[in-house]
């Protein structure tokens, strides 16, 4: 330098054919316990890497950039 894959909650990851952003774990609160844990219920937490484009509407499609991993040279 070229190619491919990835970037979504604190962590690990879903998200179909463009139409309200989710799960598990974690955190916090309540119930339960003598207490902790377990169990049950609830809550908070997001610039969907960044910028631009297409569209009535973009996490999703297109272009560029950045970062990470792998391959080629």
């Nucleotide at each position: 330098g070229g190619g491919c894959a990835g970037u979504u909650a604190g962590c690990u990851c879903a998200g179909c054919u463009g139409g309200u952003a989710g799960a598990g774990c974690g955190u916090c609160c309540g119930c339960u316990u003598g207490a902790c844990g377990u169990g049950c219920g609830g809550a908070a937490g997001g610039u969907c890497a960044c910028a631009g484009g297409u569209u009535c509407g973009a996490u999703u499609c297109c272009u560029g950039u950045a970062c990470u991993g792998c391959c080629c040279a």